[in-house]
RNA sequence: ACAGCAGGCCGGGCGACCGCCCCUCUUUAUGGGGGGAGGAAAGUCCGAGCUUUCAAGGGCAGGGAUGCCUCGUAACGCGAGGGAAUCCCGCGCAGGCGGGAUUACGGAUAGCGCCACAGAAAAUAUACCGCUUCCGAUUUGUCGGGAGUAAGGGUGAAAAGGCGGUUUAAGAGACCACCGGGUCCGGUGAGAACUGGAUCGCACGGCAAGCCCCAUCCGAAAGAAAGGCCAAGUAAGGGGAAAGAGGCGGCCCGUCUCAUUCGAUCCCCGGGUAGGCCGCAUGAUUCCGACGGCGACGCCGGAACAAGAUAGAUGGUCGCCGUCCCUGCGCUUCCAUGUGAAGUUGUGGGGAUACAGAACUCGGCUUACAGGCCUGCUUUAUUU
Repeated sequence: ACAGCAGGCCGGGCGACCGCCCCUCUUUAUGGGGGGAGGAAAGUCCGAGCUUUCAAGGGCAGGGAUGCCUCGUAACGCGAGGGAAUCCCGCGCAGGCGGGAUUACGGAUAGCGCCACAGAAAAUAUACCGCUUCCGAUUUGUCGGGAGUAAGGGUGAAAAGGCGGUUUAAGAGACCACCGGGUCCGGUGAGAACUGGAUCGCACGGCAAGCCCCAUCCGAAAGAAAGGCCAAGUAAGGGGAAAGAGGCGGCCCGUCUCAUUCGAUCCCCGGGUAGGCCGCAUGAUUCCGACGGCGACGCCGGAACAAGAUAGAUGGUCGCCGUCCCUGCGCUUCCAUGUGAAGUUGUGGGGAUACAGAACUCGGCUUACAGGCCUGCUUUAUUU
């Protein structure tokens, strides 16, 4: 320097004129001052804060979620750091070392279910071809039958552990060494795990993003059009249930309200209103510094207040700049010397400027994005 991988940041700026919304000040004016859309505001996929249920809650059910270990967090299905498996790249003679990617990563001996087609056979599942051996026939090419076999071949995603030998009629964990696996005992580590030794011929597939089991957690529902307050107005609105009844959003506990024909509460019919204010932005907030931590992050100190609309403001026009693309000229270099190629912080012209708009708030995830910048790792080349 090129390329690849991973991650992060920015994503327009300035000026003039006109216009809109909020806050605030005063001398109340066509006044002054301050502020006004993201890093995803999108999706509505997770988690919460807050609100409602005449106090608050406890336990469960239906239903649902997560799933290696440890930590972080208000919490999470999120984040950080580790582990394992599989795959890829590089280095090395090799043992191995380094880096990256992916993972829906608890359980298949609690039970049930499925594995199409092909194949002889798909799980307490086999003998199609084949191999060995015996008998019979025979046209000497071979055919038929019995016994043994599961090493070789075939089918398939997958076929009763792998590889090298011994034994054998031929084979086969039948036996042996190594690997794999089970069991037991150590070492390291907080743990997932890693690792060492002994012993046993040991088996009996896969799928749980099939039902299910286990562990942990959630668990009323809804959602700012939540939900409160004020004003105005209508038909002193009408009817029903209810004695021990009703409310607490599935049940129980517990608790609250009302009560002896009146009422809390609930249901049905009819009528009126659609106005204003709050909620509404001081927050699990933002920034800076010190300390602790590998890190996510925590704690302490200091500073700051940065949109609040309601048919929905945050804009329009003009000019200049920034960035990118194309092109002409100039300059430099190269060569095959030409209407050539490459470069350029020079100069002129043209074009483009991404994804996209808050609506109660916040922490995440996912998706979209013209262009620019930064960091880390790996390879190659060059230089020191």
Molecule: Bacterial RNase P class A
Organism: Candidatus Zixiibacteriota bacterium